A computed fold for a 95-nucleotide RNA from Paenibacillus sedimenti, annotated as c-di-GMP-I riboswitch aptamer. Of the family's consensus pairs, 95% are formed in the model. NCBI's taxonomy places the organism under Bacteria, Bacillati, Caryophanales, Paenibacillaceae, Paenibacillus.

[in-house]
């Protein structure tokens, strides 16, 4: 020092849910809260989800047409690292 996560030991983090608040959602971040996690530390490189405002398209409402309303699709430059794989660093012990 590599692998590794059995056996100790010190911790650490924090799901759902509730509340504030931001955000078009999706999630995010503070707090309570604990399902869990050997990196549930850090990075959107790469695959995968999630959402779908701005935008493009169609169609509708009109006497017409523009603008505007409504709904359908399309759509990541948004999100997710607690989905995977990959970088990176990091405690503590090596059966």
């Nucleotide at each position: 020092a590599a692998u590794g996560a059995a056996c100790a030991a010190a911790g650490g983090c924090a799901a759902a849910c509730c509340c504030a608040c931001c955000g078009a959602a999706a999630g995010a971040u503070g707090g309570g809260g604990a399902c869990g996690c050997a990196a549930a530390g850090c990075c959107a490189c790469g695959g995968g989800u999630c959402u779908a405002a701005g935008c493009c398209a169609u169609g509708u409402g009109u006497c017409a047409c523009a603008c505007c309303u409504c709904a359908u699709g399309g759509g990541a430059c948004g999100a997710u690292a607690g989905c995977c794989g990959g970088g990176u660093u990091g405690c503590u012990c090596u059966a």